[in-house]
RNA sequence: CAAGUUGGCUGGGCGAUCGCGAUCCUGCACGUUCAGGGUUGAGGAAAGUCCGCACUCCAUAGAGCAUGGCGCCGGCUAACGGCCGGGCGGGGCGACCCGACGGAUAGUGCAACAGAGAGGUAUAUUGCUGACGACUUCGUAGAAGUCGGACAGCGAGGGUGAAACGGCGGUGUAAGAGACCACCGGCAGCGGCAGUAAUGUCGUUGGACAGGCAAACCCCGCCAGGAGCAAGGUCAAGCAGGAUGAAGGAGCUGCUCGUUCCAUUUGACAUCCGGGUAGACUGCGCGAGGGCGUUAGCAAUAACGCUCCCAGAUAGAUGAUCGCCAUUUUCCAUUGGAAAAUACAGAAUGCGGCUUAUAGGCCGACUUGGACA
Numbered sequence: 001c002a003a004g005u006u007g008g009c010u011g012g013g014c015g016a017u018c019g020c021g022a023u024c025c026u027g028c029a030c031g032u033u034c035a036g037g038g039u040u041g042a043g044g045a046a047a048g049u050c051c052g053c054a055c056u057c058c059a060u061a062g063a064g065c066a067u068g069g070c071g072c073c074g075g076c077u078a079a080c081g082g083c084c085g086g087g088c089g090g091g092g093c094g095a096c097c098c099g100a101c102g103g104a105u106a107g108u109g110c111a112a113c114a115g116a117g118a119g120g121u122a123u124a125u126u127g128c129u130g131a132c133g134a135c136u137u138c139g140u141a142g143a144a145g146u147c148g149g150a151c152a153g154c155g156a157g158g159g160u161g162a163a164a165c166g167g168c169g170g171u172g173u174a175a176g177a178g179a180c181c182a183c184c185g186g187c188a189g190c191g192g193c194a195g196u197a198a199u200g201u202c203g204u205u206g207g208a209c210a211g212g213c214a215a216a217c218c219c220c221g222c223c224a225g226g227a228g229c230a231a232g233g234u235c236a237a238g239c240a241g242g243a244u245g246a247a248g249g250a251g252c253u254g255c256u257c258g259u260u261c262c263a264u265u266u267g268a269c270a271u272c273c274g275g276g277u278a279g280a281c282u283g284c285g286c287g288a289g290g291g292c293g294u295u296a297g298c299a300a301u302a303a304c305g306c307u308c309c310c311a312g313a314u315a316g317a318u319g320a321u322c323g324c325c326a327u328u329u330u331c332c333a334u335u336g337g338a339a340a341a342u343a344c345a346g347a348a349u350g351c352g353g354c355u356u357a358u359a360g361g362c363c364g365a366c367u368u369g370g371a372c373a
Stems, first nucleotide, its partner, number of pairs: 001369010012325007020041008028031001043344001047355002050353005055228004062257004067224005072086005087101001088099004102219002107217002109213002126157001127154004132148007166184002169181003186209001187206008232282004241273005248262004289308008326342007
């Protein structure tokens, strides 16, 4: 210098005028409603609502089944399907990236196309061998060759496929084959060593002992009670009951149990007809809070110290216009000028994550290649 990998930060600035929400102060003709003034007012994702919690009510959140989720190991955390570190597998020359990564001898099931056959101690298309039959040749017996089929043996060679149980040498046989043997490779068990562990490594044993798929059912382990801020609480305003059924109904959800409440004819509850309301306050922002520093730790993170107070709308405020600057593009031009544009987006109980969107700018670490000193 070129090409890359990875981690993090930022997300237009200043001013003027008008306007909106919240809050405080002052004034008065005291109003949530007027006038004046001060302070403050979106994000890194406020988004998707996909996980996990807090909080609230139902019972103090119970039991069993069903159902759903998760799944290498260790750590962090309030918790998690998140994060950090490590292992293993795969990809890349490399920095680095990706992985739902428990179990396939518990059982059931699945495998397009191709292929003879897709998992059975399976299959026989080509093929190898034997027996039998026919024919031909040589011919005493017999031997050789060719052909045949609802014969027998074989699982080696060829072929199909993502996948058909490894390689090499030998034994063996009619022909062959882990059929058997040695070695190598694989897998599994056991033991030693290293490691908290996953795991790695060495040794040893094993009638060749291993096909694949569990984001197929399933098995094993762990987790999950339900509903959600329209939760829930307080206050105010308003109304009118009637008909039919009824012994059970509701919290409570898929089911059963259990439990609490309401009710059992003065009748809960259900269906239908009819009537009323749809306002205010609270929950609601001092919090698993932000910033800086120190210490512990590889890190995620934690502890401690100092410091800051930082939106609360309810049909939903957070805006509009102008000027200057910044950035980008285009044009005219050559000190410059003009015009246009300014990413994604936007609170609604809160918090931690994940995922998705994002113009431009800035910083750090590392890799590969080249050139020069």